[in-house]
RNA sequence: AGAGUCGUCUGGGUCACCGCGUUGCGUAAGCACCGAGGAAAGUCCGGACUCCGCAGAGCAAAGUGGUGGGUAACGCCCACCCGGGGUAACCCGCGGGACAGUGCCACAGAAAAGAACCGCCACUCGCAAGAGCGGUAAGGGUGAAAAGGCGGUGUAAGAGACCACCGCAUUGAUGGUGACAUCAAUGGCAAGGCAAACCCCACUUGGAGCAAGACCAAAACGAUGGCGCUUAAGAGCUGCUCGCUCAAGUCAUCAGGUAGGUCGCUUGACCGCGUGAGUAAUUGCGCGGCUAGAUGGAUGGUGAUCCACUCGCGAAAGCGAUGGACAGGAUCCGGCUUAUAGGGCGACUCUUCUU
Repeated sequence: AGAGUCGUCUGGGUCACCGCGUUGCGUAAGCACCGAGGAAAGUCCGGACUCCGCAGAGCAAAGUGGUGGGUAACGCCCACCCGGGGUAACCCGCGGGACAGUGCCACAGAAAAGAACCGCCACUCGCAAGAGCGGUAAGGGUGAAAAGGCGGUGUAAGAGACCACCGCAUUGAUGGUGACAUCAAUGGCAAGGCAAACCCCACUUGGAGCAAGACCAAAACGAUGGCGCUUAAGAGCUGCUCGCUCAAGUCAUCAGGUAGGUCGCUUGACCGCGUGAGUAAUUGCGCGGCUAGAUGGAUGGUGAUCCACUCGCGAAAGCGAUGGACAGGAUCCGGCUUAUAGGGCGACUCUUCUU
């Protein structure tokens, strides 16, 4: 210099005017403070919290699935193992069990699991071409996949039949908490794949969700009691008097809890810095910080200026125009996934050149 891998941050700034929401102050007018995100999103997973259910145990159903650790918990995270890809940094894995049982393997092919179409070989028949019968699985053909691979010995032809190397299995030793790895000996191939097919094994799981749930409580209805029903109680129109209208009910208390209101509601498994433990995820201690809480659901608009993007002009300096990614709270947290214009930073790898 070129080509790449991984991680992380930011995601318009300032000012003025008008407006909206909570809170505080104020009799009021009004004033002051604060007012969306890294994903607030999808609602996929896990919890806190609330109500209901629940003696104990089991079945069913659903989920998870290498090992060890982290965490409140998880299907998340960290480290490692194994397999695969890449020269490498690094990336990917839906990674238990296929001698418990059942099932499936399209098309092609003889055969998709106890195989033999072509072929090779022996024997018999035949003048021959060839036919019959048997052996065999090296070679060919089909297929995503064909019965350990490769080389030799051997043989009628062949074959783990035998041998070396590799793979595989069993046993042992060593290392590791473990998944597993390495080494040695032995065996002689023990006959394919699919479990995101049923199934088996191990572990986990009660249900519904802030429209949860709690409190206050109109009108109307209900219960009990008092008074009254034409000799007019009582109600409304104005606090009183009069007047007018209605009039068989009316008044009090209680119950349930609809409309409406209040709480739940935001300080929390929180964030930052320092320091200790740990490879890390994470965690102990100390100090500091924190200000949305709406509910016909606030968080907006206009202007100026700067910054970035894009376009045009220009040799350049610069000038002019444009105009701001994805998106947006609704009980709260931990994750995952998805969307995201532009900009910044860090670590590492490979190749080439120069010193």
Bacterial RNase P class A from an uncultured Actinomycetes bacterium, 355 nucleotides, folded computationally. It was read from a public genome assembly, where an Rfam model found it. The model forms 94% of the base pairs in the Rfam consensus. The coordinates come from a structure-prediction model, not an experiment, and the mean pLDDT is 78. Its Rfam family is "Bacterial RNase P class A". The family's RNA type in Rfam is ribozyme.